[in-house]
Annotation: Transfer RNA from a Candidatus Moraniibacteriota bacterium, 73 nucleotides, folded computationally. Its Rfam family is "tRNA".
RNA sequence: GCCUACAUAGCUCAAUUGGUAGAGCAACGGUAUCGUAAACCGUAGGUUAUCGGUUCAAGUCCGAUUGUAGGCU
Numbered sequence: 001g002c003c004u005a006c007a008u009a010g011c012u013c014a015a016u017u018g019g020u021a022g023a024g025c026a027a028c029g030g031u032a033u034c035g036u037a038a039a040c041c042g043u044a045g046g047u048u049a050u051c052g053g054u055u056c057a058a059g060u061c062c063g064a065u066u067g068u069a070g071g072c073u
Stems, first nucleotide, its partner, number of pairs: 001072007010025004019056001027043005049065005
């Protein structure tokens, strides 16, 4: 330099054919316990990497940029 894949909550990952963004762990509160942990119940946490385009509607489709990983030379 070229090619491919990926980027979603603090972390690991879902989201089917474009149609209300979710789970587990972690965090916080509560129940229970003499107390702590485990357990159970609940709460909060998101500019879906950035910018633009298509569409009634975009995490999803298209383009550019940035970053990460792999491959080729």